């Protein structure tokens, strides 16, 4: 250089053109306990970045970035 893939919460994945983006561990407050675990109830927290197509984009399309794969 060129083709593919991936990027969603602190980590690990869901979701898929449509009304509040979810789950699990974790983090945080209460309950529960003499304590602390466990458990139980809540809670905060995210679509890589920039444009575009649509009534509506994480999803589609184009450009970038990083990552991993493969040709040369």
């Nucleotide at each position: 250089g060129c083709g593919g893939g991936u990027g969603u919460a602190g980590c690990a994945c869901a979701a898929c053109g449509g009304u509040u983006a979810g789950u699990g561990c974790a983090c945080c407050a209460g309950c529960c306990u003499u304590c602390c675990a466990a458990g139980c109830u809540g809670g905060a927290g995210a679509u890589g970045g920039g444009g575009g197509u649509u009534c509506g984009a994480c999803u589609c399309c184009c450009c970038u970035c990083a990552c991993c794969c493969g040709c040369u």